Model confidence (mean pLDDT): 86 of 100. This is a predicted structure of an 85-nucleotide RNA (c-di-GMP-I riboswitch aptamer) from a Planctomycetota bacterium. Its Rfam family is "c-di-GMP-I riboswitch aptamer". From the family's description: GEMM was predicted in a large-scale screen for bacterial structured RNA regulatory elements.

[in-house]
RNA sequence: CCCCGACAAAGCUAAACCCGUCGCGAGGCGGGGGCGGAAAGCCAUGGGCCUCUCCCUUAAACCAAGAGGCCGCCAGGCUACCGAA
Numbered sequence: 001c002c003c004c005g006a007c008a009a010a011g012c013u014a015a016a017c018c019c020g021u022c023g024c025g026a027g028g029c030g031g032g033g034g035c036g037g038a039a040a041g042c043c044a045u046g047g048g049c050c051u052c053u054c055c056c057u058u059a060a061a062c063c064a065a066g067a068g069g070c071c072g073c074c075a076g077g078c079u080a081c082c083g084a085a
Base pairs, nucleotide, nucleotide: 004083005082012037013036017032018031019030020029021028022027035072041078042077043076045075046074047073048070049069050068051067052066053065
């Protein structure tokens, strides 16, 4: 240094739910909360899930197209604290 990850030390993050706020929405942000997490830090690159619009239709749904959301769904990439076995 790499792998690895301890009933270690010091810190970090924050699910559901509630309140406020922004957004048509998925959802974002702030506060409370704490289920969890050793990359639950970052990047929508591939897959996936979700929303809106459009197309189609008697109507709706699916598919296609367009615009978005989620990295705490799975991969991939980049970076990083600590140091027992």